[in-house]
């Protein structure tokens, strides 16, 4: 960088943690956040993805591999402001001279596209 599986709920200095200096919230638009200090780095802190241990279920000669459940953050990561829309469908309202298809707007729910992070594989 390509692929597959899981997740994207909650948690974690926005009331003085230190260097740092203006720019960040993936993108696009909105619509925040920042000299009363952003981005980054340290340092605390959330959190059990992956590895450890512990139990139990099924196999099994008997394990191992599997699966559930808890523990633990002296092993590997990852997170540490908050959001909305981005395309399809489907109901609900509403508007286009009347009704039916049709088509614009809003709100809902569902999937989906993008994109983050974890295992594994190439």
């Nucleotide at each position: 960088c390509u692929c597959u599986u899981a997740u994207c709920c909650c948690g974690a200095g926005a009331u003085a943690g230190g260097c740092g200096g203006a720019g960040g919230g993936a993108c696009a638009g909105g619509c925040c956040c920042g000299a009363a200090g952003a981005a980054g780095c340290c340092c605390g802190g959330c959190a059990a993805c992956c590895a450890u241990c512990a139990c139990c279920a099924a196999u099994u000669u008997a394990a191992a591999a599997u699966g559930g459940u808890g523990a633990a953050a002296c092993g590997g990561u990852g997170c540490u402001a908050a959001c909305c829309u981005g395309c399809a469908a489907a109901a609900c309202a509403u508007g286009g001279u009347a009704u039916u298809u049709c088509c614009g707007u809003g709100u809902u729910u569902u999937g989906g596209c993008c994109g983050a992070u974890a295992a594994g594989a190439g």
Molecule: SAM riboswitch aptamer (S box leader)
Organism: Evansella vedderi